[in-house]
RNA sequence: GAGGGUAUAGCUCAAGUGGUAGAGCACAUGCUUGGUGUGUAUGAAGUCCUAGGUUCAAUCCCCAGUACCUCCA
Repeated sequence: GAGGGUAUAGCUCAAGUGGUAGAGCACAUGCUUGGUGUGUAUGAAGUCCUAGGUUCAAUCCCCAGUACCUCCA
């Protein structure tokens, strides 16, 4: 320098080919308990990397960029 991939909850990761997204762990609260542990129930937590475009509507499509991974030279 050229190609490919990834970016989603605090963390690890799904799902969705245009119509407002979930799990596990962690966290908060109740119950249980001698107990800040175990078990159990409920709950909170996300402008879906950034910006622009297309569209009635974009996490998804198009363009540009950023970070990381990988491959070639």